A computed fold for a 74-nucleotide RNA from Candidatus Gastranaerophilus sp. (ex Termes propinquus), annotated as transfer RNA.
Model confidence (mean pLDDT): 82 of 100.
Its Rfam family is "tRNA".
The sequence is in RNAcentral, with records from ENA and Rfam.
[in-house]
RNA sequence: GGCUGAGUAGCUCAGUUGGUGAGAGCGCGCGGCUCAUACCCGCGAGGUCAACAGUUCAAAUCUGUUCUCAGCUA
Numbered sequence: 001g002g003c004u005g006a007g008u009a010g011c012u013c014a015g016u017u018g019g020u021g022a023g024a025g026c027g028c029g030c031g032g033c034u035c036a037u038a039c040c041c042g043c044g045a046g047g048u049c050a051a052c053a054g055u056u057c058a059a060a061u062c063u064g065u066u067c068u069c070a071g072c073u074a
Stems, first nucleotide, its partner, number of pairs: 001073007010026004019057001028044005050066005
């Protein structure tokens, strides 16, 4: 240099052939339980879906370019 895959919450990830309000587990905060801590139960906060542009009534999802990471290859 070429090819392929990945990028979504603090972490690990799901999310489909574009459409209801963007989610789960862990973690964090508050409350319950307990003499107390842990476990357990309930509630909550936290996201420009890597960036920019395009298509569309509508994009995390489709298209193009760029960036980062991983793998393969010369």